[in-house]
RNA sequence: AUUCGAAAAGGUAAACCCAUCGCGAGGUGGGGGCGCAAAGUCAUGGGUCUAUAGAACUAGAUCGCCAGACUGCCGAAG
Numbered sequence: 001a002u003u004c005g006a007a008a009a010g011g012u013a014a015a016c017c018c019a020u021c022g023c024g025a026g027g028u029g030g031g032g033g034c035g036c037a038a039a040g041u042c043a044u045g046g047g048u049c050u051a052u053a054g055a056a057c058u059a060g061a062u063c064g065c066c067a068g069a070c071u072g073c074c075g076a077a078g
Base pairs, nucleotide, nucleotide: 002078004075005074011036012035016031017030018029019028020027021026034064040070041069042068044067045066046065047062048061049060050059051058
């Protein structure tokens, strides 16, 4: 130093419930704890989802779906 992940210090928080915002996907707060070594951030590429009577177009959602980019605690073994 890490294209690595032992220990330690911590961090975060799925489903579900309550409240609230939204046409909706879903978001926010509280409880809760399945998990996570980036489950931190970004909607850039893809995927999936929503709206529109249907399709296209368009506008959204999802970073705990994948990839990519940027950043981050510790330092055993390798």

This is a predicted structure of a 78-nucleotide RNA (c-di-GMP-I-GGC riboswitch aptamer) from a Chloroflexota bacterium. Taxonomically the source falls in Chloroflexota (Bacteria, Bacillati).